A computed fold for a 73-nucleotide RNA from Leucobacter sp. Ag1, annotated as transfer RNA. Taxonomically the source falls in Leucobacter (Bacteria, Bacillati, Actinomycetota, Micrococcales). The sequence is in RNAcentral, with records from Rfam.
[in-house]
RNA sequence: GGGUCCUUAGCUCAGUUGGUAGAGCGCGUCGUUCGCAAUGACGAGGUCAGGAGUUCGAUUCUCCUAGGAUCCA
Numbered sequence: 001g002g003g004u005c006c007u008u009a010g011c012u013c014a015g016u017u018g019g020u021a022g023a024g025c026g027c028g029u030c031g032u033u034c035g036c037a038a039u040g041a042c043g044a045g046g047u048c049a050g051g052a053g054u055u056c057g058a059u060u061c062u063c064c065u066a067g068g069a070u071c072c073a
Stems, first nucleotide, its partner, number of pairs: 001072007010025004019056001027043006049065005
């Protein structure tokens, strides 16, 4: 330098043909307990890496940029 793939909640990851964004763990509050653990209920937490384009509408499609993984040279 070139090819391919990845980037979504604090962490690990889903997200089925484009239509109001989710799970598990973790965190907070409350109940059960003398207390802890465990368990149950409720809740907070996301400019979907950044920008542009297409579209009535983009996490999803296209392009550029940044970071990472891998292969070739």